A computed fold for a 103-nucleotide RNA from Propionispora vibrioides, annotated as SAM riboswitch aptamer (S box leader). It matches the Rfam family "SAM riboswitch aptamer (S box leader)". Gene Ontology term of the family: regulation of gene expression. RNAcentral holds the sequence, with entries from Rfam.
[in-house]
RNA sequence: CUCUUAUCCAGAGAGGUCGAGGGACUGGCCCGAAGAAACCCGGCAACCGGCAGCAAUGCAGUGGUGCUAAUUCCAGCAGGAUAAUUAAUCCUGGCGAUGAGAG
Numbered sequence: 001c002u003c004u005u006a007u008c009c010a011g012a013g014a015g016g017u018c019g020a021g022g023g024a025c026u027g028g029c030c031c032g033a034a035g036a037a038a039c040c041c042g043g044c045a046a047c048c049g050g051c052a053g054c055a056a057u058g059c060a061g062u063g064g065u066g067c068u069a070a071u072u073c074c075a076g077c078a079g080g081a082u083a084a085u086u087a088a089u090c091c092u093g094g095c096g097a098u099g100a101g102a103g
Base pairs, nucleotide, nucleotide: 001103002102003101004100005099006098007097008096013041015040016039017038021031022030023029025076026075027074028073042068043067044066047064048063050059051058052057077093078092079091080090081089082088
């Protein structure tokens, strides 16, 4: 990097360092010197792993990841439903993110 598969409307600091950016991309709309990103500490969750169990499932949270504004912040691309003059709403997939497995 590609493929398969599961999940994505819950949860998580009034801490430290540092200093301008950040929310994938595009468009919106937001967050940010009352301090962005990053790093450290803290925390959340429980995918892998651990323990119990025939299994379903449950337990802990010392290990490997992940996450810690807003539904994946909203829309975007394809198909469909309602309605049909227009507008609009909804569903499925795609895009994206993360875990696990394979190449």